Large-subunit ribosomal RNA, domain II from a soil metagenome, 686 nucleotides, folded computationally. Rfam family: Bacterial large subunit ribosomal RNA. Its family is annotated with structural constituent of ribosome and ribosome in the Gene Ontology. RNAcentral holds the full RNA, with entries from MGnify.
[in-house]
Context: one part of a larger RNA
């Protein structure tokens, strides 16, 4: 992993609610007994419960009662308006394991373990080779000792190194040759290894103490039992089909759960009550706007102060300082408000509209991690696929179309069927259905990145200068007092300071910018000739340009296209499970018919509907075995296996055939060990 079996809401009792049956102000037996045709069936049995009365704590009174010293006041609860009750079916709920599987744990005066291993007891073993301590002789030394030299000797948690041993770092191994291993490396007379034997036991041993070890197990072994511990956690939870269909919220002090309300769904009552539009009447302080408050914050004046000049004092100039109130201007606020909406909310009326919701009460629920997008706030950085609210949408639980691909964007909500039409979003060269349409713009492959920057190009302004000759370029000219003064070595238009005049002129500056030590030169501004129509300056608007560096080969979905890009109009097509046409099913409700009032029929009745997750309701398929009926079977039951013809809205149902060898089915009723594809589900095959 596949296959084939098995694999999860089950019984009891209690209670509530609905269904559907007896009886009925009653209703019912319980345990026992007794009888037959004995898995069963009648019959006795009223003990005792439930219910017709309630009210108090109670005594106790009673359609009333309690409270009170007492009322006929007044209040609570109750009566007056009766319906109960005892079987089956169902739904939920409480007690039990209670829909299944899982702990890690707790307890047990239950019981196995020391053939590992930790300590104990008694033995045994440790080639070979090295060094050479004390001590003792000799001999030297001494007064005697002490000391020395040689030799003996054989100590030692010494040394090298094998048996044997350990496990320190590396390497390898990693579904391994091994559930700790192999290869280098350590110790090796020692606190050394090891054999045997015997003991110590589970909150107990044993521990040169690591919480180590106690049989691949240890912060409390293992087995068994309480035990089916618990499990607000995970995962599972087995056939079909219609009808409706959520929530991810609010409150609670535990937050991965609950309770209580919100939203669903069934049933029963009740109606214009709901929702929409309308008109009318209201509560308000947001948007925006505004300073009247409060409060921030620029300029201006202006007290009052600093500075500085002057000054014997009083006085007084200045001043690009600092600076209050008042006033002038001009602005700002979520905790400002002279003002102030639109929508929203609330109540009255009115319409019209429906299988419209809507309230009431009862039954059954699930949800309580939400998500993203639009608009309006908070927080953060006016950041986040960020976070938290309000208030639409989708997703969630939603197919299809469209956005190349894409839960939440756009279009639209799939009953079924068909090679039938129309259209939405959206597009219409080519892949790829469908105009290679108009008209404009853009040359950048913009299209398919910002701030900023630019004689890009195009549309409409606004103001210059121009046939009295403009801009641009080209010839000429650009002069004189004068090298103005001053200052300086020097300043001649051009380091700098001050003035910045006149003369001649078609014009020409006391000089625009380069150079020179200063001169010189070259230039501009001015100015005629040539030339012959435009030429300069400024804001807007549209679509372009730069701005532009990233790690494997590049993208508008591709190809590629100067439109097949962008704006404009105009018409035509295409496009979906939307809409329509034709058939068919079904669900409500309204009509009509029939009825045993339970329903059941219309096939030329009408109307409206029929995506769906948790989840409510309702219908029916199949399995097994009982009961009655009624069939099938050796002229072949069931079961396999082939085809699967044929029928059903689906679970299914089956004709036919091969194989099998003996039972099976259908109708009504009933009763479950009644349905597998998932639980790292269990067991078997391969």
């Nucleotide at each position: 992993g596949u296959c084939u079996g098995c694999g999860a809401g089950u019984u009891a009792u209690u209670g509530u609610c609905a269904g559907u049956g007896g009886c009925a102000a009653g209703c019912c037996u319980a345990a026992g007994c007794c009888c037959c045709u004995c898995u069963g069936g009648g019959g006795c049995g009223g003990a005792g419960g439930c219910g017709a009365a309630g009210c108090g704590a109670a005594a106790g009174c009673g359609a009333g009662u309690c409270c009170g010293a007492a009322a006929u006041a007044g209040g609570g609860c109750g009566a007056u308006c009766u319906a109960g009750u005892c079987g089956c079916u169902g739904g939920c709920a409480a007690u039990a394991g209670a829909c299944c599987c899982g702990a890690a744990g707790c307890g047990g005066a239950g019981g196995u373990g020391a053939u590992c291993u930790a300590c104990c007891u008694u033995g045994a073993c440790c080639a070979g080779g090295u060094u050479g301590a004390a001590g003792c002789u000799c001999c030297g030394g001494u007064a005697a000792c002490a000391c020395g030299c040689a030799g003996u000797g054989a100590a030692g948690g010494a040394c090298c190194g094998a048996a044997c041993u350990g496990g320190u770092g590396g390497a390898u191994g990693u579904u391994g040759a091994a559930a700790a291993g192999u290869c280098c490396u350590g110790g090796a007379u020692g606190a050394g290894u090891u054999g045997u034997g015997a003991g110590u036991a589970g909150g107990a041993g044993c521990g040169a103490a690591a919480g180590a070890c106690u049989a691949a197990u240890c912060a409390a072994a293992c087995c068994c039992c309480g035990u089916g511990a618990u499990a607000g956690c995970u995962g599972g939870u087995u056939c079909u089909c219609u009808c409706c269909g959520a929530a991810a919220u609010g409150c609670u002090u535990u937050g991965a759960g609950g309770g209580c309300a919100g939203c669903g769904u069934c049933g029963u009552g009740u109606g214009c009550u709901g929702a929409u539009c309308u008109g009318c009447g209201g509560a308000g302080g947001u948007a925006g706007a505004g300073c009247a408050c409060u409060g921030a914050a620029u300029g201006g004046c202006u007290a009052g102060g600093g500075c500085c000049c002057a000054u014997a004092c009083c006085a007084g100039g200045g001043u690009a300082c600092c600076a209050a109130a008042a006033c002038c201007a001009a602005u700002c606020a979520a905790a400002c408000u002279c003002c102030g909406a639109a929508u929203g909310c609330c109540g009255c009326a009115g319409g019209g509209u429906g299988u419209a919701a809507g309230c009431a009460c009862a039954g059954c629920a699930g949800u309580c991690a939400g998500a993203c997008u639009g608009u309006g706030g908070g927080g953060g950085a006016u950041a986040a696929g960020c976070u938290u609210c309000a208030u639409g949408g989708u997703c969630g639980a939603g197919a299809g179309g469209g956005a190349a691909a894409c839960a939440g964007c756009c279009c639209a909500g799939a009953u079924c069927a068909u090679c039938a039409g129309c259209u939405a979003a959206g597009g219409u060269g080519c892949c790829u259905a469908a105009a290679u349409g108009u008209u404009g713009u853009u040359c950048a492959g913009u299209g398919g990145a910002a701030a900023g920057g630019a004689u890009g190009u195009g549309a409409a302004g606004u103001u210059g200068c121009u046939u009295a000759g403009a801009c641009a370029g080209u010839g000429a000219g650009g002069a004189u007092g004068u090298u103005g003064g001053c200052u300086u070595a020097g300043a001649g238009g051009c380091a700098g300071c001050c003035a910045u005049c006149a003369u001649u002129u078609a014009a020409a500056c006391a000089g625009u910018g380069c150079g020179u030590a200063a001169u010189a030169g070259c230039u501009g501004a001015c100015u005629c000739a040539u030339c012959g129509a435009g030429u300069g300056a400024u804001g807007u608007c549209g679509c372009g340009c730069c701005g532009a560096a990233a790690a494997u080969g590049a993208u508008u979905g591709g190809c590629g296209a100067u439109a097949a890009g962008c704006g404009u109009c105009a018409u035509a097509c295409c496009g979906a499970a939307g809409c329509u046409c034709u058939g068919g099913a079904u669900g409500u409700u309204c009509c009509g018919g029939u009825c045993u009032c339970g329903g059941c029929c219309g096939g030329u009745g009408g109307a409206c509907g029929u995506g769906g997750u948790a989840g409510g309701a309702g219908a029916g398929c199949g399995u097994u075995c009982u009961c009655a009926g009624u069939g099938c079977a050796u002229c072949g039951a069931a079961g396999c296996g082939g085809c699967g013809a044929g029928g059903g809205u689906a679970a299914c149902c089956g004709a036919c055939u091969g194989u099998g060898g003996a039972g099976c089915g259908c109708u009504g009723a009933g009763a479950a060990g009644u349905g597998a594809g998932a639980a790292u589900g269990c067991a078997g095959a391969c």